[in-house]
Molecule: transfer RNA
Organism: Chloroflexota bacterium
RNA sequence: CGGGGCAUAGCUCAGCUUGGUAGAGCGCUCGCUUUGGGAGCGAGAGGUCGUCAGUUCAAAUCUGGCUGCCCCGA
Numbered sequence: 001c002g003g004g005g006c007a008u009a010g011c012u013c014a015g016c017u018u019g020g021u022a023g024a025g026c027g028c029u030c031g032c033u034u035u036g037g038g039a040g041c042g043a044g045a046g047g048u049c050g051u052c053a054g055u056u057c058a059a060a061u062c063u064g065g066c067u068g069c070c071c072c073g074a
Base pairs, nucleotide, nucleotide: 001073002072003071004070005069006068007067010026011025012024013023020057028044029043030042031041032040050066051065052064053063054062
């Protein structure tokens, strides 16, 4: 320098193919249970979907640029 992949909750990831209310597990908070803790059960909080634009009635999803990380080639 060229090509490719990844970026979504505190962590690990789904959802993207086929645009239409953002989810799961673990963790966290509260409650029930227990003498207490743990386990179990129930409820809840937590997200400008890396960033800036474009397309669209509507973008996590499609398109382009940029940033970071990883792989391959030179």